[in-house]
Notes
Predicted 3D model of a 574-nucleotide part of an RNA (large-subunit ribosomal RNA, domain V) from a groundwater metagenome. The coordinates come from a structure-prediction model, not an experiment, and the mean pLDDT is 80. The RNAcentral record of the full RNA draws on SILVA. Its Rfam family is "Bacterial large subunit ribosomal RNA". Rfam links the family to the GO terms structural constituent of ribosome and ribosome.
Context: one part of a larger RNA
RNA sequence: CCAGUGGGAAGUGAAGACCCCGUGAAACUUUACUGUAGUCUGUAGUUGUGAUGCACGUUUGGAUAUGUAGCGUAGGUGGUAGCCGCUCGAAGUCGCGAUCGUCAGGUCGCGUCUAGGCAACAAUGAAACACCACUUUUCUGGAUUUGCAUUGCUUACUCCCGAAAGGGCGGACAGCUAUUGAUGGACAGUUUGGCUGGGGUGGCACACCGAUGAAACAAUAUCAUCGGUGACCAAUGGUUGGCUCAGCCGGGUCAGAAAUCCGGCGUAGAGUUCAAGAGCAAAAGCCAGCCUGAUUGGAUUCUCAACAGCACAGGAUCCAAACGCGAAAGCGUGGUCUAGCGAACCAGAAUACCUCCUUGAUGGGGGUUUCUGAUGACCGAAAAGUUACUCCGGGGAUAACAGAGUUGUCGCGCCCGAGAGCUCCUAUCGACGGCGCGGCUUGCUACAUCGAUGUCGGCUCUUCCUAUCCUGGGCGUGCAGAAGCGUCCAAGGGUGAGGGUGUUCACCUAUUAAAAGGGAUCGUGAGCUGGGUUCAGAACGCUGUGAGGCAGUUUGUUUAAUAUCUACUGGAAA
Numbered sequence: 001c002c003a004g005u006g007g008g009a010a011g012u013g014a015a016g017a018c019c020c021c022g023u024g025a026a027a028c029u030u031u032a033c034u035g036u037a038g039u040c041u042g043u044a045g046u047u048g049u050g051a052u053g054c055a056c057g058u059u060u061g062g063a064u065a066u067g068u069a070g071c072g073u074a075g076g077u078g079g080u081a082g083c084c085g086c087u088c089g090a091a092g093u094c095g096c097g098a099u100c101g102u103c104a105g106g107u108c109g110c111g112u113c114u115a116g117g118c119a120a121c122a123a124u125g126a127a128a129c130a131c132c133a134c135u136u137u138u139c140u141g142g143a144u145u146u147g148c149a150u151u152g153c154u155u156a157c158u159c160c161c162g163a164a165a166g167g168g169c170g171g172a173c174a175g176c177u178a179u180u181g182a183u184g185g186a187c188a189g190u191u192u193g194g195c196u197g198g199g200g201u202g203g204c205a206c207a208c209c210g211a212u213g214a215a216a217c218a219a220u221a222u223c224a225u226c227g228g229u230g231a232c233c234a235a236u237g238g239u240u241g242g243c244u245c246a247g248c249c250g251g252g253u254c255a256g257a258a259a260u261c262c263g264g265c266g267u268a269g270a271g272u273u274c275a276a277g278a279g280c281a282a283a284a285g286c287c288a289g290c291c292u293g294a295u296u297g298g299a300u301u302c303u304c305a306a307c308a309g310c311a312c313a314g315g316a317u318c319c320a321a322a323c324g325c326g327a328a329a330g331c332g333u334g335g336u337c338u339a340g341c342g343a344a345c346c347a348g349a350a351u352a353c354c355u356c357c358u359u360g361a362u363g364g365g366g367g368u369u370u371c372u373g374a375u376g377a378c379c380g381a382a383a384a385g386u387u388a389c390u391c392c393g394g395g396g397a398u399a400a401c402a403g404a405g406u407u408g409u410c411g412c413g414c415c416c417g418a419g420a421g422c423u424c425c426u427a428u429c430g431a432c433g434g435c436g437c438g439g440c441u442u443g444c445u446a447c448a449u450c451g452a453u454g455u456c457g458g459c460u461c462u463u464c465c466u467a468u469c470c471u472g473g474g475c476g477u478g479c480a481g482a483a484g485c486g487u488c489c490a491a492g493g494g495u496g497a498g499g500g501u502g503u504u505c506a507c508c509u510a511u512u513a514a515a516a517g518g519g520a521u522c523g524u525g526a527g528c529u530g531g532g533u534u535c536a537g538a539a540c541g542c543u544g545u546g547a548g549g550c551a552g553u554u555u556g557u558u559u560a561a562u563a564u565c566u567a568c569u570g571g572a573a574a
Stems, first nucleotide, its partner, number of pairs: 001571005007566003012560001019395004024391002026387004032190005038183003042179005048153008057144007065136001066104001075135005082118003092113001094111007157170001159168003193206001194204002202223001207229006230378001231273001232335002237291007245269001247265005271280002274340001276338003295321009323332003346373005352368006402449001403447001404445003408442001410438006419429002456531001457529003461523001462520005469494003472489006497509003537555004541550003
């Protein structure tokens, strides 16, 4: 140099499609949130005119009203001594009818008959339906407004016929307009938290309190350890006075281990609303008296929040006001201290005051101060899912493969020697323990790689290790020999063929001297394959309201490239 092969350049190709992140996007779903068409519906307008029934209101006529006593079915109040009738037919009798009823009777109409009848007196809380006025209860008739229901009409309006005039069906309904309420993934816009030994599932380590960690000032992390809080109490608070607890010993009726009583010892071993820590004995514990300081206004300061700054909340000290207890000194701004909590908007309440509108008076709106209602993701958006149909921006800040680190697990040794081995630890096996090696399992970590190092198994081909399966050579034996068992040296060579399974593995079959174990990016896809896993289509089972989902199953499914350098193979030339 020529022709080849494809080991390497974690080779080229594509800002990784898996995974996570983004207060990114899109599509789809729904009992997510908020809306919108549409649909239903009340009301008003377009929209006129009758009848009947019912209801409310107004007005008018009539009736209605029984405690006891009392001639008797007395609604109430007031006026008053008369009122009604005399042929315009009173009262009463009788007959018929209607109505009320407490069953005694009341009221009304018609017929009959003829001249009087009812009131002031006795009884009653109250006196005459004699008469007049107002009025209550209950019932009923008439008129009228409005509404509702039913049913007519025709002129609005609609439809049909007609060139038009007009006619016909329907008809104040429908339609249309405005508005109320409901429904409404049909459609739209969005949201769908954070922490996290990847994410999800789980949990809350998301607001607080005590102790440890915390390394003797303070401060201090983890999904570190042990626990607790979101209250309770009008007395379990304030003050004054008094008292001393738990337990043990001794004594004592019923009475016992233990009830109540007496004596003694008793630094706290009790109690203190609740966790833990701290504190407390003439008290901070227990009992009683009187009270409300668990009050109002203001200031400083501390914690929250290390010494950059901060809200809410909580505490301490002081001043002033008005009080409580105490003789007084004094004490008292809740509970011995450290947990027990919540911004703005909005709504409600209280008390006065300011302001605007309005009124004869009133009333209404806004504001100042205080209180109440919750955001626990607790310095507080108003908020559900799916995506394998997916997309974008990023990340080796973060997972899956491989590497690295580690080696619990795994594999292989060593020490000790309880025991088994008739006897006898060590021929052989070896509990309970102890110490290592390896880096073939599985984990853990998240160090390198997400502007990509192609992912299981098989095929092909090469090399290495030894912790040796066979073959070779020693030693021990519970080795007579044969066959074994154990062990030392040894990696030269060998370690095969089949069955079903994608399988590695495992199981099975017949052989064999033997059918040893491993490494090389779980060697090897710019060498092959593509059965498995792991896109899009589809189905089953299960699951979900659904979109969809499932280390469940099944079928399907593009494996890029003419080799630059290097490496190797064969050739040629010098």